[in-house]
RNA sequence: GAACGAUAAAGGUAAACCUCGGGAAACUGAGGGACACAAAGCCACGGGUCUGUUUAAAGAUAGCCGGGCUGCCGAA
Repeated sequence: GAACGAUAAAGGUAAACCUCGGGAAACUGAGGGACACAAAGCCACGGGUCUGUUUAAAGAUAGCCGGGCUGCCGAA
């Protein structure tokens, strides 16, 4: 340094649900809340799934899978 991921240490994120807001919708922002997560950090490149006011484009999902980039710690 890489691989790897422990009854380690310091932390981190935050499902469902509720409230307020955005959106045509899927979905999403903030607050509360904790299912879970060693990348549940970021990217829509490939696949999947979802939405589709509109008739013609498009949008969403990274906590669906794969891939790419970056990152804390250091036992076996």